Background:
This is a predicted structure of a 93-nucleotide RNA (c-di-GMP-I riboswitch aptamer) from Lactonifactor longoviformis DSM 17459. The source organism's lineage runs through Bacteria, Clostridia, Eubacteriales, Clostridiaceae and Lactonifactor longoviformis. Its Rfam family is "c-di-GMP-I riboswitch aptamer". Rfam links the family to the GO term cyclic-di-GMP binding.

[in-house]
């Protein structure tokens, strides 16, 4: 001075549920909340992953057509509180 563990004092942060709201939906905001977190700060075409399917491809049902159900497939939607990347971090031992 740096990295790594253990405990601590102050301050941040807020799952899940519930209310509003905006979305098709996943999901955002905002309140509430108080499971947790040393990055639970920020990064979502340009690392992996996970989600959802308005719309779009293809197969089908049904129907003379218009048209509709149903499956499977795609992000270009969304998640960083999955992993990742970058930045940082108060005190004592």
């Nucleotide at each position: 001075g740096u990295a790594c563990a253990u405990a601590u004092u102050u301050g941040g942060c807020a799952c899940a549920g519930c209310u509003g709201u905006c979305g098709a939906a996943a999901g955002g905001c905002a309140g509430u909340g108080u499971c947790g977190c040393a990055a639970a700060g920020c990064u979502a075409u340009a690392g992996g992953g996970g989600u959802u399917u308005c719309u779009c491809u293809u197969u089908u049902c049904c129907g003379u057509a218009a048209g509709u159900g149903a499956a499977a497939g795609a992000a270009a939607g969304c998640c960083a509180g999955c992993c990742a990347g970058u930045u940082g971090u108060u005190u004592g031992a």